[in-house]
RNA sequence: AGAGUUUGAUCCUGGCUCAGAAUGAACGCUGGCGGUGUGCUUAACACAUGCAAGUCGAACGAGAAAGGCUUUACUUUCGGGUAAGCCGAGUAAAGUGGCGUACGGGUGAGUAACGCGUAGGCAACCCACCCUUGUGUUCGGGAUAACACUUCGAAAGGGGUGCUAAUACCGGAUGUGACGGUUAGACGGGAGUUUAGCUGUCAAAGGGGGCCUCUGUACAUACAAGCUUCCGCACGAGGAGGGGCCUGCGUCCUAUCAGCUGGUUGGUAGGGUAACGGCCUACCAAGGCGACGACGGGUAGCUGGUCUGAGAGGAUGAUCAGCCACACUGGCACUGGAACACGGGCCAGACUCCUACGGGAGGCAGCAGUGAGGAAUUUUGCGCAGUGGGAGCAAUCCUGACGCAGCAACGCCGCGUGGGUGAUGAAGGCCUUCGGGUCGUAAAGCCCUGUCGGGUGGGAAGAACAUCCUUUGGUCGAAUAGAUUGAAGGAGUGACGGUACCACCAAAGGAAGCACCGGCUAACUCCGUGCCAGCAGCCGCGGUAAUACGGAGGGUGCAAGCGUUAUUCGGAAUUACUGGGCGUAAAGCGCGUGCAGGCGGGUGGAUAAGUCUGAUGUGAAAGCCCCGGGCUUAACCUGGGAAGUGCAUUGGAAACUAUCCAUCUUGAGUACUGGAGAGGAAGGGGGAAUUCCCGGUGUAGAGGUGAAAUUCGUAGAGAUCGGGAGGAAUACCAGUGGCGAAGGCGCCCUUCUGGACGGGAAGUGCAUUGGAAACUAUCCAUCUUGAGUACUGGAGAGGAAGGGGGAAUUCCCGGUGUAGAGGUGAAAUUCGUAGAGAUCGGGAGGAAUACCAGUGGCGAAGGCGCCCUUCUGGACGGUAACUGACGCUGAGACGCGAAAGCGUGGGGAGCAAACAGGAUUAGAUACCCUGGUAGUCCACGCUGUAAACGAUGAUCACUAGGUGUAGCGGGUACUCAUUCCUGCUGUGCCGCAGCUAACGCGUUAAGUGAUCCGCCUGGGGAUUACGGUCGCAAGACUAAAACUCAAAGGAAUUGACGGGGGCCCGCACAAGCGGUGGAGUAUGUGGUUUAAUUCGACGCAACGCGAAGAACCUUACCUGGGCUUGACAUCCCCGGCUGAACGUAGAAAUACGGAGUUCCCCUUCGGGGGACCGGGAGACAGGUGCUGCAUGGCUGUCGUCAGCUCGUGUCGUGAGAUGUUGGGUUAAGUCCCGCAACGAGCGCAACCCCUGCCCUUAGUUGCCAGCAGUUCGGCUGGGCACUCUAGGGGGACUGCCGGUGUGAAACCGGAGGAAGGUGGGGAUGACGUCAAGUCCUCAUGGCCUUUAUGCUCAGGGCUACACACGUACUACAAUGGUAGGUACAAAGGGCAGCGAUGGAGUGAUCCGGAGCCAAUCCCAAAAAGCCUAUCACAGUUCGGAUUGGAGUCUGCAACUCGACUCCAUGAAGUUGGAAUCGCUAGUAAUCGCGGAUCAGCAUGCCGCGGUGAAUACGUUCCCGGGCCUUGUACACACCGCCCGUCACACCACGAAAGUCGGCUGUACCAGAAGUGCGUGGGCUAACUUGCAAAAGAGGCAGCGUACCAAGGUGUGGUCGGUAAUUGGGGUGAAGUCGUAACAAGGUAA
Repeated sequence: AGAGUUUGAUCCUGGCUCAGAAUGAACGCUGGCGGUGUGCUUAACACAUGCAAGUCGAACGAGAAAGGCUUUACUUUCGGGUAAGCCGAGUAAAGUGGCGUACGGGUGAGUAACGCGUAGGCAACCCACCCUUGUGUUCGGGAUAACACUUCGAAAGGGGUGCUAAUACCGGAUGUGACGGUUAGACGGGAGUUUAGCUGUCAAAGGGGGCCUCUGUACAUACAAGCUUCCGCACGAGGAGGGGCCUGCGUCCUAUCAGCUGGUUGGUAGGGUAACGGCCUACCAAGGCGACGACGGGUAGCUGGUCUGAGAGGAUGAUCAGCCACACUGGCACUGGAACACGGGCCAGACUCCUACGGGAGGCAGCAGUGAGGAAUUUUGCGCAGUGGGAGCAAUCCUGACGCAGCAACGCCGCGUGGGUGAUGAAGGCCUUCGGGUCGUAAAGCCCUGUCGGGUGGGAAGAACAUCCUUUGGUCGAAUAGAUUGAAGGAGUGACGGUACCACCAAAGGAAGCACCGGCUAACUCCGUGCCAGCAGCCGCGGUAAUACGGAGGGUGCAAGCGUUAUUCGGAAUUACUGGGCGUAAAGCGCGUGCAGGCGGGUGGAUAAGUCUGAUGUGAAAGCCCCGGGCUUAACCUGGGAAGUGCAUUGGAAACUAUCCAUCUUGAGUACUGGAGAGGAAGGGGGAAUUCCCGGUGUAGAGGUGAAAUUCGUAGAGAUCGGGAGGAAUACCAGUGGCGAAGGCGCCCUUCUGGACGGGAAGUGCAUUGGAAACUAUCCAUCUUGAGUACUGGAGAGGAAGGGGGAAUUCCCGGUGUAGAGGUGAAAUUCGUAGAGAUCGGGAGGAAUACCAGUGGCGAAGGCGCCCUUCUGGACGGUAACUGACGCUGAGACGCGAAAGCGUGGGGAGCAAACAGGAUUAGAUACCCUGGUAGUCCACGCUGUAAACGAUGAUCACUAGGUGUAGCGGGUACUCAUUCCUGCUGUGCCGCAGCUAACGCGUUAAGUGAUCCGCCUGGGGAUUACGGUCGCAAGACUAAAACUCAAAGGAAUUGACGGGGGCCCGCACAAGCGGUGGAGUAUGUGGUUUAAUUCGACGCAACGCGAAGAACCUUACCUGGGCUUGACAUCCCCGGCUGAACGUAGAAAUACGGAGUUCCCCUUCGGGGGACCGGGAGACAGGUGCUGCAUGGCUGUCGUCAGCUCGUGUCGUGAGAUGUUGGGUUAAGUCCCGCAACGAGCGCAACCCCUGCCCUUAGUUGCCAGCAGUUCGGCUGGGCACUCUAGGGGGACUGCCGGUGUGAAACCGGAGGAAGGUGGGGAUGACGUCAAGUCCUCAUGGCCUUUAUGCUCAGGGCUACACACGUACUACAAUGGUAGGUACAAAGGGCAGCGAUGGAGUGAUCCGGAGCCAAUCCCAAAAAGCCUAUCACAGUUCGGAUUGGAGUCUGCAACUCGACUCCAUGAAGUUGGAAUCGCUAGUAAUCGCGGAUCAGCAUGCCGCGGUGAAUACGUUCCCGGGCCUUGUACACACCGCCCGUCACACCACGAAAGUCGGCUGUACCAGAAGUGCGUGGGCUAACUUGCAAAAGAGGCAGCGUACCAAGGUGUGGUCGGUAAUUGGGGUGAAGUCGUAACAAGGUAA
């Protein structure tokens, strides 16, 4: 620091996901040791048991027992027992009293608050214990618990009577002083502080030790009432520390919470508190808070810190520390210095427990522990040794605070599980191309070491104190007493723990796992599985060769852990302060006015709020960071420092422009020069077709369409010939090309002229960048440039109202007039003989304002268009008189706001939703047509939205130009400006820099800056729901979530496609000829059938195809009989040498029998080897079994179409483009020209073969050509001239001429020539497409099979047959059939062959065999043709199917199932519907001949020749193809994509009669405990009076009342759950209906 994922690919936008770090974690697998931390995040759920707060006898009274002892008494069973005494002991336990229990410990429920944090304030306060200090500590009094007796109760707990003490309680005195009142003075703005007086009120408690100095008693000594000391007590003052209250600032989400508030805000008086205060009460006033977010709702303890991050931030608030709150739930007070009190009290409630049923008890959110909940969190341990706390004079006691131990890999840190050597690279595993590779120096083996663990032995620090003892100082004191305070020495104390640590002993021995291995992301193979099982963080894997599933081997990563899950931050600049955006990706409010708010010109002065700078205080400790120190290291602990960007207080500073320096570039693509091209102007010249007219010839159609019809034509069309007019605008050519600023410009020639672009100088000023310190605000004054005013001038569809005009449509009336009109692609509905349409005249009414009219004008936008008048807004030009920053923007608010729509009332010509009818159509609720109502118009009111768009908020400044246009000015040209130059304002186009993802924008910015407002944050859900506001309604505004997807999107690229465009080609259409489709037959296919009808091929490009030939064989299929190393190959062993005939069984294969002896080579003759045969064992053979979607090879097809690419360069961020496009031309990317391209390759063409002409070479066919013979046959001699045969050459190249064309390529015409522009035909098939075809030609991976899916045999099947299709043959006849006669080929084949002449047969054929291994012989007759005769239009003398009979041939064998012959029979069929095929010349059509296969079998296939046509105007249309361009939501590429309803399943949500619950408002009832107040007739020790009785003062109970918790009733609000039914939404391989969108998507959206 980034990466993956949208696309065929690209760039961008944008979301999702991953890699990192972290955790109080949990789960899975695994687990050696130690150190150090941490450990109920859930139920503030309920709790058994134990412990967690006591202490003081030096405050007080009282005071045991167990046990022990014996000086005694009694008794004795001699042990002892009983009683008394002493010790135990002034002890335990209990009580009064004091202090503590408000600390420490736990938890985070509540709380959005002065709760917390931070900084301050209290002149508005308190404080027990502690420290310092001052003064005092006096005189009295009455009770009460304990206790004793008694009594109630199950208990818990009480009641009564009697006794008693205090540092308990009460009264009096005194007052250093404190507090209150008051007088006077000082200080202060005031509040108040202070000084000096007067006056009122207010205290106390004793205890321990010692002593006799003083006093007293006693005097031997001693005692206290004395002295002294210590600890207390009281009243003050101060300190420390702690607390209370107040204030500024900060502190989560929500506006779908916008208004809240009655003690509410303030005042006066009073009460209350430690203290201010509506804190409370009475009265008075009507305030207070709020868009800077009140009130309400939700959530939450806050902080130091912690995690993350580069930081800013974000998240978090365990452990440790500070604060707060709480203690079963709610309320309340008491005590106290402090509580409204975790281990105190009272009441109410819920729950649990005890009970004798009457009544009681309890509160682990203390430490352990239990249950429950949960994914999940420990021992009912040890100790007060240390630290800290309470009490105490102290000893000491208490302390689940704390210190330790235990459990848990929960975290962090450290260590180990060994080290070295060791190659036969062992065995074994895995893989393998079978060679080997790998685990792997890994192991074994050999040599070492000794951490941890184990054993044995030793063994700390943590301890300082207090206290006591000894010695020695100081202080108080009369004191050598005592007390106190120091110093030195000693004694004493350890839970952890026999722990840490150390030494020794033995022994490699006891100690490694987990995840991952497709990409991201380090790491690869085999097997299994077969869209199954499964994986998955994202993209995505799995449908028979899975590096993605499961296992294995191997590898990678981390390691006592490793993975997974959850959560946080990061990456994410994906909320953007740092640090994003808004033309088209999400995003500018439809427009304006304008309050608040934000921002704001120049100069001078002042201030100092911001700002900057300095100082002070604070920012707790811990933590982070730095430097050190201590544990062997580290984690951990610890000392010091820094930091803590903050807050507060306080001192200070006051600039913005001039000038200077340095450096760079611009100044130029200008002057000048060349100059393409339909640039401009003027002059001159030429001229096509369609059409029309005239004339001639001539006759019935022409024209047009998908098909028709309207239309034209016998009054002569069309066609054709001649002439003329006109065409005329220079049309076509013609392109997104060229020129020009735009409008525009297009034949040729001449003249004048502007000019992009290319080439291309010199020089000055100026400008720019950087540096030299930096502003904002407030106040005052001032300035004029921002803004405004005034005066003046013109422009304008700016607005409102009133009035006026003409054209046109429609309607009405009248005239003329007659059969049509209207409408469409074509029609029909419709109107019209009741007189339409047409035409003329008159009239009515409504709406809109032609031409001018324009990338013209005006307005903020919506919008505004005939003319005139009135009223009125704004902008602009000019002048520079006035004001003097008065400005910009603008949340809310207010106003305007197209069309449609709504309300009321008018109006209604035309147009026209809805609706009706007619068409179209499969349908047509549409598109088209005929009608037609709301509406459109007016007035008034509402609605408030639009693709309200420049998809671009407003304002200001700056930053090259060029050229139009509108308005107003200025200048110049002697006069004259519409023209030339120039200024301002508006409105367009092009374009530099710059910007942009690109497209594009570009002084009218989307550039560079400034200010303010609005808006955005993945797609869908959602222009939505709910709630609210507005509206008459329709609806508008505001605006979510659940759920779901991994994309959605922008721009551009290459293709493909289009019922887009342009150009071009092809038997593609057209023009022709002949067919197919109908019949019969043949053949192939489908289907059906079957034991099997073997398999493959399926649009073109399967179907007379594989198959150039299924009776057996073939044969792969079926049935049955057999074989198992096999029918075939290689290797090994044994034996033999073979093979055939024969017999028996059998359907055969085969089995058995018998017979039989002969192969080759070498030889040392023993034998060995080989071929062959038989037997045996195993490796293996075999498979037409599967996969053509694992493959090779071969083939088809687009297509013999003209295309397909590369290198370098250039352009573009890039995919890509250019080249290959353009202008011509060609069959052709063929060639030429041009051009940021220049070249090249595969294709095209040519080279090859056949054929057409000639020459030459050669001559067992050819010839009487020339000769001779002849049986008259080239038969013979002879010859090679010709034909022919087959070798070699020549010939044709746009070479020549003319024209056109760019002086090109090329085209047109011509000459010559056998042939002319590729002469004709063949072979030849680019990059690629179709997962095209073939595993059954062959080869081959993998899988399957192995007494069978192999091999063999017989028989059957492939030949079936209701049907359907393809391809053929033969026909339907007279251009023919039949009969007779007669003529002319080419190319082939032939020895298991072709087979002549001859003979037999009606014939197929047979007998026989000449000749021929072939230019020699044979097949072999060519047929159509020609001549003659007959048939006369019929199911025939056409046609030949079918069937019967008889035969021939091949073959082992013609039954299933061959071909042919003869006789007989004589079916359908009379030219073929929709549709469809072939062919452009020696072609179609027609006629026969041959060959391959083959025993036989041909209507098929492959060849051969004979006869031998018709037509092509042309490219509009159908099909296919090529190039350019355009649109695209397609890229599996239109056989594409894709929308909505309906049906089904699932999911979440909304509504809903209701129903259930939580929280809460309000009104009323009620009123426990408690407190206040009142009362207090009952009761009453202290004080007062009194001799007493008693009275008084005061108090208590009780009662009343006020407040008030729980509770109750009524009525609201809000949130949530649930619900019959209902609504839309989402998701879901193959459902239904249509075809809406994407191409002009077939009606542009």
Predicted 3D model of a 1645-nucleotide RNA (small-subunit ribosomal RNA) from an uncultured delta proteobacterium. The coordinates come from a structure-prediction model, not an experiment, and the mean pLDDT is 81. Rfam family: Bacterial small subunit ribosomal RNA. RNAcentral holds the sequence, with entries from ENA and SILVA.